[in-house]
RNA sequence: GCUGCCGCGAAGCCGAGUCGCCAGGGAAUGCCUGGCGAGCGGGGGACCCAAACCCUCCCCACUGGGGCUAACCCACACCCGAGCGUGUGGGGGCGCUGCUCUUUCUGCGCCAGCCCGUCAGCUAACCCCGUAGGCCGACGAAAGAGUUCUU
Numbered sequence: 001g002c003u004g005c006c007g008c009g010a011a012g013c014c015g016a017g018u019c020g021c022c023a024g025g026g027a028a029u030g031c032c033u034g035g036c037g038a039g040c041g042g043g044g045g046a047c048c049c050a051a052a053c054c055c056u057c058c059c060c061a062c063u064g065g066g067g068c069u070a071a072c073c074c075a076c077a078c079c080c081g082a083g084c085g086u087g088u089g090g091g092g093g094c095g096c097u098g099c100u101c102u103u104u105c106u107g108c109g110c111c112a113g114c115c116c117g118u119c120a121g122c123u124a125a126c127c128c129c130g131u132a133g134g135c136c137g138a139c140g141a142a143a144g145a146g147u148u149c150u151u
Stems, first nucleotide, its partner, number of pairs: 012135003018038008039131006049121001064119001065116004072091007092111005099146007
């Protein structure tokens, strides 16, 4: 000097996951635990509507159904008893791209996971629940509208 790895900090990112007050722990304004609120987020839950019920036709013989989330749909092939799974392609959705927002381009990524427990369409009043966890490699652009700083 170069490269790789680990830790910490700053500036940032995904996400609803932030803020205030009280009490306890602690040397301690930090921090942790518990509680009460505000904000944000999710679920249940009437009339009406939808759906179901009735009639006809087709397919299946696996067994449910539902919720959070961007995390879905279709086709083909393989495995294969069905289902599931894997691969490819198409469509669709989500995040970042560094002052902020909208629209667009460019580039880079993601489409996982968890929960309820046979039960839930929408839904006013009303009721219930959450307020975590993770990352930190890189640092492009156009138009419009703003904000801040400098001259």
The prediction has a mean pLDDT of 76. The RNA shown here (c-di-AMP riboswitch aptamer (ydaO/yuaA leader)) has 151 nucleotides and comes from a Solirubrobacteraceae bacterium. Rfam family: c-di-AMP riboswitch aptamer (ydaO/yuaA leader). Rfam links the family to the GO terms regulation of gene expression and cyclic-di-AMP binding. The organism belongs to Solirubrobacteraceae, within Bacteria.